[in-house]
c-di-GMP-I riboswitch aptamer from Pelosinus sp., 88 nucleotides, folded computationally.
Its mean pLDDT, the model's own confidence on a scale to 100, is 84.
RNA sequence: UGUAUAUUAUGGCAAACCCAUCCAAAGAUGGGGACGCAAAGCUAUGGGUCUAAGGGAUAUUGCAUCCUAUGAUUGCCAGGUUGCCGAU
Numbered sequence: 001u002g003u004a005u006a007u008u009a010u011g012g013c014a015a016a017c018c019c020a021u022c023c024a025a026a027g028a029u030g031g032g033g034a035c036g037c038a039a040a041g042c043u044a045u046g047g048g049u050c051u052a053a054g055g056g057a058u059a060u061u062g063c064a065u066c067c068u069a070u071g072a073u074u075g076c077c078a079g080g081u082u083g084c085c086g087a088u
Stems, first nucleotide, its partner, number of pairs: 004088001012037002017032006035075001041081003045078003048073003054068005
């Protein structure tokens, strides 16, 4: 220096839920709070999943149903990329 890979230490993040705000919704942001996470850091690039404002179709005397991301999810799975410790 490289590869494989345990452990230790310093720490890190923050699910559900509650409050406030944004939002058509999904969901997000801030505060509280910890279910958990060795990348539960970043990235929406591929797949999956969620929502359907807008658009389209169907149906009417109804105000409904269906389809569709340009929206969202990185704590769904991968890819890319960055980082902490260091027994053998």